[in-house]
Molecule: c-di-GMP-I riboswitch aptamer
Organism: Desulfosporosinus sp.
RNA sequence: CCGCGAUAAAGGCAAACUCAGUGAGAACUGAGGACGCAAAGCCACGGAUCUCCUGCUUUAGGUAUGGAAGAUGGCCGGGUUACCAAA
Numbered sequence: 001c002c003g004c005g006a007u008a009a010a011g012g013c014a015a016a017c018u019c020a021g022u023g024a025g026a027a028c029u030g031a032g033g034a035c036g037c038a039a040a041g042c043c044a045c046g047g048a049u050c051u052c053c054u055g056c057u058u059u060a061g062g063u064a065u066g067g068a069a070g071a072u073g074g075c076c077g078g079g080u081u082a083c084c085a086a087a
Stems, first nucleotide, its partner, number of pairs: 005084001012037002017032006035074001041080003045077003048072004054067001057064001
């Protein structure tokens, strides 16, 4: 220096839920709160899942489908950056 990741040390993030707000919605933002996380830091390139204002088709019925568009990085892969230092 690189990799690995512990009965180490310093810390970090923050699920569900509640309140307020944004959005058609999935969901997101802030505060509270901790289920957990060695990248649960960041990035939608690939896959997967979710939404459906609107388009197409469909239906008795925005019913169903889901092109486009959007969401999820705490679904996975990938890219990228990073604290510590035991064996």